[in-house]
RNA sequence: UAAGGUGGCCGGGCGGCCGCUCCUCCGGCAACCCCGGAGGGGAGGAAAGUCCGAGCUUCACCGGGCCAGGAUGCCCGCUAACGGCGGGGCGGGGCGACCCGACGGAAAGUGCCACAGAAAACAACCGCCCCGGCGCAACCGGGGUAAGGGUGAAAAGGCGAGGUGAGAGCUCACCGUCCUGGCAGUAAUGUCGGGAGCCGGGCAAACCCCAUUCGAAGCAAGGCCAAACAGGGGCGAUAAGAGAGGCCCGGCUCAGCCCCGGGUUGGCCGCUAGAGCGCGUCGGCAACGCCGCGCCCAGAUAGAUGGCCGCUGCCCGGUCGGAACAGCGGGAAGAAGUCCGCGGCAACGCGCGUAAACCGCUGGUCCGCAGGGUACAGAACUCGGCUUACAGGCCGCCUUACGUC
Numbered sequence: 001u002a003a004g005g006u007g008g009c010c011g012g013g014c015g016g017c018c019g020c021u022c023c024u025c026c027g028g029c030a031a032c033c034c035c036g037g038a039g040g041g042g043a044g045g046a047a048a049g050u051c052c053g054a055g056c057u058u059c060a061c062c063g064g065g066c067c068a069g070g071a072u073g074c075c076c077g078c079u080a081a082c083g084g085c086g087g088g089g090c091g092g093g094g095c096g097a098c099c100c101g102a103c104g105g106a107a108a109g110u111g112c113c114a115c116a117g118a119a120a121a122c123a124a125c126c127g128c129c130c131c132g133g134c135g136c137a138a139c140c141g142g143g144g145u146a147a148g149g150g151u152g153a154a155a156a157g158g159c160g161a162g163g164u165g166a167g168a169g170c171u172c173a174c175c176g177u178c179c180u181g182g183c184a185g186u187a188a189u190g191u192c193g194g195g196a197g198c199c200g201g202g203c204a205a206a207c208c209c210c211a212u213u214c215g216a217a218g219c220a221a222g223g224c225c226a227a228a229c230a231g232g233g234g235c236g237a238u239a240a241g242a243g244a245g246g247c248c249c250g251g252c253u254c255a256g257c258c259c260c261g262g263g264u265u266g267g268c269c270g271c272u273a274g275a276g277c278g279c280g281u282c283g284g285c286a287a288c289g290c291c292g293c294g295c296c297c298a299g300a301u302a303g304a305u306g307g308c309c310g311c312u313g314c315c316c317g318g319u320c321g322g323a324a325c326a327g328c329g330g331g332a333a334g335a336a337g338u339c340c341g342c343g344g345c346a347a348c349g350c351g352c353g354u355a356a357a358c359c360g361c362u363g364g365u366c367c368g369c370a371g372g373g374u375a376c377a378g379a380a381c382u383c384g385g386c387u388u389a390c391a392g393g394c395c396g397c398c399u400u401a402c403g404u405c
Stems, first nucleotide, its partner, number of pairs: 001401010012312007020042009044376001048387002051385005056218004061251007069214005074088005089103001090101004104209002109207002111203003125149002127145007157175002160172003176198001177196008222269004231260005241254003276295005282289002313374004318369001320368004325363006340351004
């Protein structure tokens, strides 16, 4: 310099005018409503999707059995918890920094494996070998063979040697697989050794099996006050009703439960101080944790956080103008001089040398001028994550290649 990898951050600023919402204080008023004034707070990194995990609220639950359903799935740790995060193992990709992985079971059963191919799991299409018709060739028939060819995403462990009529784990070495033991490690796992000739192709984000785990509904939860209205029917009285997926059993609790109809559409609480935020020390590879100091940071309810103007930052392309730079092309006498190098005894020749000024074209950079753009998106009980969207920009660390010192 070029091409990448990874982690993090920002996502406009200043001013003026006019508004909106909440809180506090002051004044007016009979009044906390209302009106006026002053001061202060007022969207995000994702407020989003509502996909996980919790707090909080309501439902009376507790134990057992059967049935059904969801989620998760290598190990250790972090955390309030998690399907999240950190570190590690294994597998795959990349020269590399690094990235990706639902990563238990295919030796319980069922099912599937497009096209091609003889065959997709009860493998003989071609080929090879043996026997017979037949003495030879060709052909036909019977058999053997998974070594070779061909098909395919995948072909019955791989490769080499022995062996054989040809072949074959048929036998042997190495690798793989399975079983088993030692050592290292908290563990996943790794490594070393022994045994078995291999019985058993793949797919479980197919059904399924195994292990772990899971009550449901959600702030329109729910509680209180005020206002308004019209009641009716069914089931249930001491177990034969109701009580957290369904059914059953045992215990316990409760006096109600369900349906149709009628009324209201006001106010207050919940509601914003919390697993809170910032900085620092220490522990830990890290996620994170302990401690100390400081801070208070939106609460609307048809839903406030806005509109206009001026200056400015950033970005984009101008067949716009200017500046220096780089590359390419052109560039008179290939000058003079003879400082330097080479050749020659010398005269002299060659090199220096298109190098420079200057001109043109191209490229990016900077300055100016006029113009355009400035994203994704907006709280609605709260918090921890994940995922998705995003104009443009900044920073740290690392990798590869080339060049220079």